[in-house]
Context: one part of a larger RNA
RNA sequence: GCCAGAGAGUUUAUUCUGUUGGCGACGGUUAAUUUCUAUGAAAGAAGCCAGAGGGAAACCAACAAGUCCGCAGCCGCAAGGUCAGGGACGACGUACUAAUAGUGCGUGAAGUCAGCAGGAUAAGACCCGAAGCCCGGCGAUCUAUGCGUGGGCAGGUUGAAGCGUGCCGAAAGGUGCGUGGAGGACCGCAAGCGGUUUUGAUAUGCAAAUCAUUCGCGUGACCUGCGUAUAGGAGUGAAAGAUUAAUCGAGCCGGGCAUCAGCUGGUUCCUCUCGAAACAUGCCGUAGCAUGACCUGAUCUGAGAUCGACAGUGAGGUAGAGCACUGAUUGGGGAAGCUGGGGAAGAAAUUCCUCACUCUCCUGUCAAACUCCAAAUUCCCUGUCAUCGUAGACGAUCGGAAGUCCGCAUUACGGGGUAAGCUUGUAAUGCGUAAGGGAGACAACCCAGACCGUGGUUAAUGUCCCUCAGUGCAGGCUCAGUGUAAACACUGAAAGUAGUCCUGGGUCAAAGACAACUGGGAGGUGAGCUUAGAAGCAGCUACCCUUUAAAAAGUGCGUAACAGCUUACCAGUCAAGAUUCAGGGCGCUGAAAAUGGACGGGGCUUAAGCCUGCCACAGAUACCACGGACCAUAUUAUAUGAUAUGAUGGCGUAGAGAGGCGUCCUGCAUGGGCGGAAGCAGGGUUGCAAGAUCCUGUGGACCGUGCAGGAAUGAAAAUUCUGGC
Numbered sequence: 001g002c003c004a005g006a007g008a009g010u011u012u013a014u015u016c017u018g019u020u021g022g023c024g025a026c027g028g029u030u031a032a033u034u035u036c037u038a039u040g041a042a043a044g045a046a047g048c049c050a051g052a053g054g055g056a057a058a059c060c061a062a063c064a065a066g067u068c069c070g071c072a073g074c075c076g077c078a079a080g081g082u083c084a085g086g087g088a089c090g091a092c093g094u095a096c097u098a099a100u101a102g103u104g105c106g107u108g109a110a111g112u113c114a115g116c117a118g119g120a121u122a123a124g125a126c127c128c129g130a131a132g133c134c135c136g137g138c139g140a141u142c143u144a145u146g147c148g149u150g151g152g153c154a155g156g157u158u159g160a161a162g163c164g165u166g167c168c169g170a171a172a173g174g175u176g177c178g179u180g181g182a183g184g185a186c187c188g189c190a191a192g193c194g195g196u197u198u199u200g201a202u203a204u205g206c207a208a209a210u211c212a213u214u215c216g217c218g219u220g221a222c223c224u225g226c227g228u229a230u231a232g233g234a235g236u237g238a239a240a241g242a243u244u245a246a247u248c249g250a251g252c253c254g255g256g257c258a259u260c261a262g263c264u265g266g267u268u269c270c271u272c273u274c275g276a277a278a279c280a281u282g283c284c285g286u287a288g289c290a291u292g293a294c295c296u297g298a299u300c301u302g303a304g305a306u307c308g309a310c311a312g313u314g315a316g317g318u319a320g321a322g323c324a325c326u327g328a329u330u331g332g333g334g335a336a337g338c339u340g341g342g343g344a345a346g347a348a349a350u351u352c353c354u355c356a357c358u359c360u361c362c363u364g365u366c367a368a369a370c371u372c373c374a375a376a377u378u379c380c381c382u383g384u385c386a387u388c389g390u391a392g393a394c395g396a397u398c399g400g401a402a403g404u405c406c407g408c409a410u411u412a413c414g415g416g417g418u419a420a421g422c423u424u425g426u427a428a429u430g431c432g433u434a435a436g437g438g439a440g441a442c443a444a445c446c447c448a449g450a451c452c453g454u455g456g457u458u459a460a461u462g463u464c465c466c467u468c469a470g471u472g473c474a475g476g477c478u479c480a481g482u483g484u485a486a487a488c489a490c491u492g493a494a495a496g497u498a499g500u501c502c503u504g505g506g507u508c509a510a511a512g513a514c515a516a517c518u519g520g521g522a523g524g525u526g527a528g529c530u531u532a533g534a535a536g537c538a539g540c541u542a543c544c545c546u547u548u549a550a551a552a553a554g555u556g557c558g559u560a561a562c563a564g565c566u567u568a569c570c571a572g573u574c575a576a577g578a579u580u581c582a583g584g585g586c587g588c589u590g591a592a593a594a595u596g597g598a599c600g601g602g603g604c605u606u607a608a609g610c611c612u613g614c615c616a617c618a619g620a621u622a623c624c625a626c627g628g629a630c631c632a633u634a635u636u637a638u639a640u641g642a643u644a645u646g647a648u649g650g651c652g653u654a655g656a657g658a659g660g661c662g663u664c665c666u667g668c669a670u671g672g673g674c675g676g677a678a679g680c681a682g683g684g685u686u687g688c689a690a691g692a693u694c695c696u697g698u699g700g701a702c703c704g705u706g707c708a709g710g711a712a713u714g715a716a717a718a719u720u721c722u723g724g725c
Base pairs, nucleotide, nucleotide: 001725002724003723004722005721006720011123012122013121014120015119016118017117018116019115020114021113022112023111027049028048029047033043034042035041036040053060054059063090066089067088068087069086073082074081075080091107092106093105094104095103096102126266127265129263133256134255135254136253137252138251144230145229146228147227148226149225150224151223152222153220155187156186157185158183162179163178164177165176166175167174168173192217193216194215198212200211201210232248234244235243236242269660270659271658272657273656274655279292280291281290282289283288294403296400299396300395304388305387306386308385309384310383311382312381314379315378320373321371322370326367327366328365331362332361333360334359335358337357339356340355341354342353343352344351345350407431408430409429410428411427412426413425414424415423416422436447437446438445451628452627453626454625455624456623457622461618462617463616464602465601466600470615472614473613474612475611476610477609483604484603495589496588497587499586500585501584502583503582504581505580506579507578508577516573517572518571519570520569522546523545524544527541528540529539552567556565557564630649631646632645633644634643635642636641661714663711664710665709666708667707668706669705670704671703672702679698680697681696682695683694684693685692686691
């Protein structure tokens, strides 16, 4: 891992609500216990609940069946009437009070006992799950330390003190040689003890700490045998929280203990109806609770109701816009004060310039906490229409019982943030709890809300091939493979673009434009000044006049200065558009990431790309038709049925409600079985399903059905448990 079996809302007591039944205000009921003809019956009234409340208490103590409205039902041909229940008054009891006002609670009789169901509380309380705390014992054959008594340390090296002796010295002493044999001395893979390095091998190992290499100590605070002592908040510790039997920041075993767990996991058959919340308030509250909102079941009431359309009377200060107020704010003009700063002139008084401040005019702007203005949408009410409603709406009550209080995304509008698949709000929708079709795949985007079957029509989206349907029609654009991408999760910006297409304006043009080519491009004059020189062309000043078709006191090269070339300008040739500005479409540049690679792919260029229009077709669980099962409502007394209606019934997690299937046992009734029960295997039939039933084989002795009752009653999950493989 697989298979089989086991495996989780139970029981008791109290209590609340609902429901069924008994009795019922001369109310209901017994408990312990006792008796008998004993799974039952009888007795037993102690007690409990109800029958009166109000008040802290003393204490006091309740309905006129009085009025109005009014429904079901019933009566009635109808108008209408009225004995359940209901609503509104009134009346009464009591407390507060000076009060006869007012207010609170109560009052015109329904309970109680038992069964069942669903909750609550106390208990292990749906099941499994800690780390742990406390109590009592057991451990020092491992290891720590102490004590007692034994054992062990090859070989080699060094050569302390002391002693002997030579020499020197007055001496103290010094210095040689010899002897001697000290040391937590030295070397050492002898033994023994250790465990540095390769961060080697091993890693279901040879081994729950080993193997190999290398390395440390190896006469000492050395190593070691045996015996013995000390332990659980305690021992022992050359101290690492080390160690105390593979267990240690508090050992092991048993018990309290089914510890507690707001935490994790799991919680077993079917079908039908409805169907959430991730919000608010409080809480030592934020992984949890309680109450409300939202869900569900039942009941009551009795006539209007409404997410719609149009019209009308009103409400309003957002978007936008504006600067009239409040503030902010660009540039310029004017004025006054002499108030302040700076500067200039002056001996000083003082004068002038400028900046700031104040006022005013023109001009350009900004605002959530500005408004002279001001929408769209929206809201209240009214009317008409529409839709729904006696098949009971709107509403109410009560009662039962939940779940939920980690939400998330998109669109629109805000706060925070550079921003974010960011955070925090409001509204709507969706996911959550929603399947189906589309978007390559893709909770939320687009279409669309799935009872089952068969056939058809469409939606979004698509129609060259993969791949269902157009190589469709008409007209443009694009040459970049741009693109082939609704949005998003596709990056492609500022800036630039004689790429190309379209739109509008200006100017020139048959009195000939633009471009090109041919020719002219002159004279006063070398203008004046400056300068070594300055002659159109270093620089400064001026920039006139003449001849002309036209020609600058000169546009650019050039020279030392001239010269030379050229331009403006003019004529001719040619011949019809030329030039400039602004806007738009599609492109292009801008454009950088790591194995070769992605429009989903192939591939596509008058497209299979982009824009515009049109016609077909494909395409879903949508819509339609037919058939079927269910649900709801109504009618019907052959009713577990039948008929009718449903455009406005059918998704569904948490969850609420309803009805069933199956297992084991008991009672009553009734059956089957050696002429073959249960079980097992294979097959047939049947029910929406849980399941039921039949046949054959095997098996070899028990097993059903109907109606009731009772449960240790249903497994795929729990790092579930046991067994097998």
The part of an RNA shown here (large-subunit ribosomal RNA, domain II) has 725 nucleotides and comes from a bioreactor metagenome. Model confidence (mean pLDDT): 81 of 100.